Overview:
A computed fold for a 73-nucleotide RNA from an uncultured Oscillospiraceae bacterium, annotated as transfer RNA. The sequence was found in a public genome assembly. Its mean pLDDT, the model's own confidence on a scale to 100, is 81. Rfam family: tRNA. By type it is a transfer RNA.
RNA sequence: CCGGGUGUAGCUCAGAAGGUAGAGCGCGUGGUUUGGGACCACGAGGCCGCUGGUUCGAAACCAGUCACUCGGA
Numbered sequence: 001c002c003g004g005g006u007g008u009a010g011c012u013c014a015g016a017a018g019g020u021a022g023a024g025c026g027c028g029u030g031g032u033u034u035g036g037g038a039c040c041a042c043g044a045g046g047c048c049g050c051u052g053g054u055u056c057g058a059a060a061c062c063a064g065u066c067a068c069u070c071g072g073a
Stems, first nucleotide, its partner, number of pairs: 001072007010025004019056001027043005049065005
């Protein structure tokens, strides 16, 4: 320098063909227990790496850019 992959909640990841975001673990509260763990119920938490564009509407399409990663020169 060229090409590919990944970037979504604290962590690990889901989310075909655009319709407005979810799971598990973790966290908080309550229940249960002598207490803890386990279990049960409820809840908080992200606008989807960043910028711009297309669209009535984008995490998803297009362009650029950044980080990590793989391959090649």